[in-house]
């Protein structure tokens, strides 16, 4: 100096729920809140699940992502403390 594990310190993020805005919806943003998180920081490239406006249609809530999810996951990129 690097890697791994446990405990510790400083700061960080923020689920459900509520309100408002936005959106066809899924969802997203902001405020409150505090379930959790060492990448719960970034990225929709792969897989998964979600929605179905538009499209298509056998007219059946069945099909379809160009929507959305990184707090489902793999890959990639970046990164705080570092005492025992």
């Nucleotide at each position: 100096a690097c890697u791994u594990u446990u405990c510790a310190u400083u700061g960080g993020c923020a689920a459900a729920c509520u309100u408002u805005a936005u959106g066809a919806a899924a969802g997203u943003a902001a405020a409150g809140a505090a379930c959790g998180c060492a990448a719960a920081g970034c990225c929709a490239c792969g897989g998964g699940g979600c929605u179905a406006a538009g499209g298509a249609u056998a007219c059946g809530u069945a099909c379809u992502a160009a929507g959305a999810u990184a707090g489902c996951u793999g890959c990639g990129c970046u990164g705080c403390c570092u005492g025992a």
This is a predicted structure of an 84-nucleotide RNA (c-di-GMP-I riboswitch aptamer) from Niallia sp. NCCP-28.
Its Rfam family is "c-di-GMP-I riboswitch aptamer". Rfam links the family to the GO term cyclic-di-GMP binding.
Taxonomically the source falls in Niallia (Bacteria, Bacillota, Caryophanales, Bacillaceae).